[in-house]
Context: one part of a larger RNA
């Protein structure tokens, strides 16, 4: 210099991507605890005040003496009053920092062994579809096995993902279900008719033309199947802006909600809020470059080593460093 630790005027986060790290806070008893709420919770919410040690009454609980016992005695609990020391009584150690608001996930749970613990995955709950039992569905060349010594309130598969209120229009395209009139169609089968060769019987080879399955066209359903969910022009006695009307295209044009969002580019949108001063939070507005309903929407109590914003306390994180302790470095042996 460095680690590891003590301490520190006055200030208190001005440090900083960010209170990172460190300080505070802590046990028991006794008061007292809000919004919200799925009435369990929240909550140890907050936030106050007691704690050591004698001694005296009074008290709970064992036990002993001999049973009954306001009887004696040991031990205990807790409390009231009176006194003792100490700066300081959970006197050292170990032992929550709190509160307010958003975002995302309902919750306990689970993961990248050796950089990601998360809002990611799973998760009781919804919904669809498959399967009638030698079940679907897997594994295996088969035997054979799982499913299951189950049986549809069972079992696979897919997607949402507690609960509350909700889940709108679109089947034109892709897929899955059904559907059988027709079209189209393999190989087979039929063989008109031709050709090589032969003297001839016959060999060889080409082939019209009928026959004909799934599929596929086709016709239908189906979106908690994949998925998609417009433009432009004009109109109201100031202006503005359109209930309104016009026209094209469409399978059908985005409901309800929610909205500069974990989504807003233009943006530090605009206005409110909170600071002395706020690209960020927070509540609105809506003009959603590119919100939106189980690839879910919109709330939500509770819970989160999760993301964000703010207030308390508290401090060496700073202003701004500074003493000390230990152990390295260092000199010397």
């Nucleotide at each position: 210099c460095a680690a590891u630790c003590u301490u520190g005027a006055a200030g208190g986060a001005a440090c900083u991507c960010g209170g990172c790290a460190a300080a505070a806070u802590g046990g028991c008893c006794u008061c007292g605890u809000a919004a919200c709420u799925u009435c369990g919770g929240a909550a140890g919410a907050a936030g106050a005040g007691g704690u050591a040690c004698u001694a005296a009454u009074a008290u709970u609980a064992u036990c002993u003496a001999u049973u009954u016992a306001u009887u004696a005695g040991a031990u205990u609990u807790u409390a009231u009053u009176a006194g003792u020391g100490g700066c300081a009584c959970a006197u050292a150690a170990u032992a929550g920092g709190g509160g307010g608001a958003a975002g995302c996930g309902a919750c306990u749970g689970u993961u990248u062994a050796u950089u990601a613990a998360a809002a990611a995955c799973a998760c009781a709950g919804g919904a669809c579809u498959c399967u009638g039992c030698u079940a679907a569905a897997c594994c295996g060349c088969a035997a054979g096995g799982u499913g299951a010594u189950g049986u549809a309130u069972a079992g696979g598969g897919u997607c949402u993902g507690a609960c509350a209120c909700c889940u709108g229009c679109c089947c034109g395209g892709u897929g899955u279900u059904g559907g059988a009139a027709g079209g189209u169609u393999a190989a087979u089968g039929u063989g008109a008719u031709u050709u090589g060769u032969u003297a001839a019987c016959g060999c060889a080879a080409a082939g019209a033309u009928c026959u004909u399955a799934a599929g596929c066209c086709c016709c239908a359903a189906u979106a908690a199947a994949c998925g998609g969910c417009a433009g432009c022009c004009g109109u109201a006695g100031c202006u503005a802006u359109a209930a309104c009307g016009g026209u094209u295209c469409u399978a059908a044009g985005g409901u309800a909600g929610c909205g500069a969002a974990a989504u807003u580019c233009c943006u530090u949108g605009u206005c409110g809020g909170g600071u002395a001063a706020g690209u960020u939070c927070c509540g609105a507005c809506g003009u959603g470059c590119a919100u939106g309903a189980a690839u879910g929407g919109u709330g939500u109590a509770a819970c989160g080593a999760c993301u964000u914003c703010c207030c308390u306390a508290c401090u060496g994180u700073c202003u701004c460093c500074a003493a000390g302790a230990u152990u390295g470095a260092c000199u010397c042996a």
A computed fold for a 333-nucleotide part of an RNA from Histiona aroides, annotated as large-subunit ribosomal RNA, domain IV.
Its Rfam family is "Bacterial large subunit ribosomal RNA". Rfam links the family to the GO terms ribosome and structural constituent of ribosome.
The gene name in the source record is rnl.
Taxonomically the source falls in Histiona (Eukaryota, Discoba, Jakobea, Jakobida).